[in-house]
RNA sequence: GGAGUGGGUUAGGCGAUCGCUGUGGGUGUGAUUCGUAAGAAUUUCACCCGUGGAGGAAAGACCGGGCUCCGUAGGAUACGGUGGUGGGUAACGCCCACCGUCCGCGAGGAUCGGGAAAGUGCAACAGAGAGCAAACCGCCGAUGGCUUUGGCUUUGGUCAAAGCACAGGUAAGGGUGAAACGGUGCGGUAAGAGCGCACCAGCAGAGCGGGUGACCGUUUUGGCUUGGUAAACCCCACCGGGAGCAAGAUCAAGCAGAGAGAAGAUGGUUUCCAUCACGGUUUUUUCCGAACCGUCCGACUCUCGGGUAGAUUGCGACGAGGCGUUGAGUAAUUAACGCCCCAGAGAAAUGAUCGUCCACGACAAAACCCGGCUUAUCGACCCACUCCUCCU
Numbered sequence: 001g002g003a004g005u006g007g008g009u010u011a012g013g014c015g016a017u018c019g020c021u022g023u024g025g026g027u028g029u030g031a032u033u034c035g036u037a038a039g040a041a042u043u044u045c046a047c048c049c050g051u052g053g054a055g056g057a058a059a060g061a062c063c064g065g066g067c068u069c070c071g072u073a074g075g076a077u078a079c080g081g082u083g084g085u086g087g088g089u090a091a092c093g094c095c096c097a098c099c100g101u102c103c104g105c106g107a108g109g110a111u112c113g114g115g116a117a118a119g120u121g122c123a124a125c126a127g128a129g130a131g132c133a134a135a136c137c138g139c140c141g142a143u144g145g146c147u148u149u150g151g152c153u154u155u156g157g158u159c160a161a162a163g164c165a166c167a168g169g170u171a172a173g174g175g176u177g178a179a180a181c182g183g184u185g186c187g188g189u190a191a192g193a194g195c196g197c198a199c200c201a202g203c204a205g206a207g208c209g210g211g212u213g214a215c216c217g218u219u220u221u222g223g224c225u226u227g228g229u230a231a232a233c234c235c236c237a238c239c240g241g242g243a244g245c246a247a248g249a250u251c252a253a254g255c256a257g258a259g260a261g262a263a264g265a266u267g268g269u270u271u272c273c274a275u276c277a278c279g280g281u282u283u284u285u286u287c288c289g290a291a292c293c294g295u296c297c298g299a300c301u302c303u304c305g306g307g308u309a310g311a312u313u314g315c316g317a318c319g320a321g322g323c324g325u326u327g328a329g330u331a332a333u334u335a336a337c338g339c340c341c342c343a344g345a346g347a348a349a350u351g352a353u354c355g356u357c358c359a360c361g362a363c364a365a366a367a368c369c370c371g372g373c374u375u376a377u378c379g380a381c382c383c384a385c386u387c388c389u390c391c392u
Stems, first nucleotide, its partner, number of pairs: 001388010012357007020053009030043005055363001059374002062372005067244004074288003078284001079240005084098005099113001100111004114235002119233002121229002136174002138170003143167002145164008182200006201225002203222008248313004257304005264276005277295006321340008
């Protein structure tokens, strides 16, 4: 000097003028209440002063909660989610650290990470054969068979050699393929093959050492040698009541119901009660259990129809809140002490114009609140680390 990796801050600045809104205070006007009065309190409107006012993602029909309500928030099942180990957190599918595998020269990055010997499925084409499969080209042909020659001969046969490659053997060599039932070497065999042996790899068993653990290293025994895929179905382990601020609470106002379906016996008593049975309701399916209501003065279900949708609150915003220092911890985080209050609309406020500076401004807008992840994105600055080149 160049190229990168990981993390943090910021998100146009400054000035002027005008405008919107929350809140504190003041002045004025009107109204209401209390008071004999003086006065006090509350409130509508106007003005003045102070002070606050849309993000790192406010986005996403994504996760996890706080909070509110639902008489079962009981058990199982269905369904859904997560999936290496340890820690953090209110909790999580999040974060941190570590292990395994893969990528990168490296700083670092990714996670596809329980189980394929419980079962089912899937993998084009080529190839003999792609889950317990398989012989295309080759190699052998010892044994059986055929042919030829020679010897012996009791003329039945028998022995030997050569040839054929038929039966049969083979999966070492070659071919196909992304992948072909361990690799290299030696022995053995008719030719071969873990058939045997040595070394190596994998798998299984028995130990030893390190580590909280996932796992890592190592010794020994065994010829045991059997692909991939589960983000395919599946199996295993763990987790899961539901609905949601249009949740709910209070006040005011208002109404109208109609039709259909619908579950019983016994006893005591004659108002009704009890027992068993049956029907129904209870914020995921189904079943069991529980509670409550009902069985013709009928719970509840379905269909049609009517009324209300106004005000206040939830939400006066204090929160698993923010900032700083110190301690513990590799870190995520956590404890103590101190300081701070940092938007609250209610059809939706948080803006407009001008001047100037320069790095020339992207993606983009709060609606009960918080912790995350994911997606979009113009730049500027800071810290730590890696690689390449050159000079000293």
Molecule: Bacterial RNase P class A
Organism: Planctomycetaceae bacterium